[in-house]
């Protein structure tokens, strides 16, 4: 320095360009126990970052950033 990828709740992952963006863990509240602990209800939290395309963009495109890998 050049190629390829990767970025979404606190953590790991889903989401044909089209309803309010989904699940596990985790948290919080509550129910249940003498009490905790399991179980069960309910909440809160997310689309790297800007510009473009579109009627509509986590999804497509372009620069930028982060983080793997590969050649040199």
């Nucleotide at each position: 320095g050049g190629a390829u990828c990767u970025g979404u709740a606190g953590u790991u992952a889903a989401a044909c360009g089209g309803u309010u963006a989904u699940a596990a863990c985790g948290g919080g509240a509550c129910u249940c126990u003498u009490a905790u602990a399991a179980a069960g209800u309910c909440c809160a939290a997310u689309c790297g970052a800007u510009g473009g395309u579109u009627c509509g963009a986590c999804u497509c495109c372009a620069u930028c950033c982060u983080g793997a890998u590969c050649c040199a």

The RNA shown here (transfer RNA) has 72 nucleotides and comes from a Candidatus Roizmanbacteria bacterium. Its mean pLDDT, the model's own confidence on a scale to 100, is 81. Its Rfam family is "tRNA". From the family's description: Transfer RNA (tRNA) molecules are approximately 80 nucleotides in length. The sequence is in RNAcentral, with records from ENA.